[in-house]
């Protein structure tokens, strides 16, 4: 240099064919239980969905440019 694959919460991930409010576990916080810690059970916090731009009424999903990671070929 070329081809593909993936980037969504602190960590692993899920999100169907573009639809109304972006989720789950685990981890954090508080609170209850307990002499205390664990387990457990209730509540809460935390996301500009890799950046930018473009279609669209409507984009984490669609196409473009870049960024990063990996796998492949030369």
């Nucleotide at each position: 240099g070329g081809a593909c694959u993936c980037g969504u919460a602190g960590c692993u991930c899920a999100g169907u064919u573009g639809g109304c409010u972006a989720g789950a576990g685990c981890a954090u916080u508080g609170c209850a239980u307990u002499c205390a810690c664990a387990u457990u059970g209730c509540a809460g916090g935390g996301g500009u969905c890799g950046a930018a731009g473009g279609u669209u009424c409507a984009a984490g999903u669609c196409c473009u440019u870049c960024c990063g990671a990996g796998u492949c070929c030369a």
Transfer RNA from a Candidatus Blackburnbacteria bacterium, 74 nucleotides, folded computationally.
It was read from a public genome assembly.
Rfam family: tRNA. About the family: Transfer RNA (tRNA) molecules are approximately 80 nucleotides in length.
The coordinates come from a structure-prediction model, not an experiment, and the mean pLDDT is 81.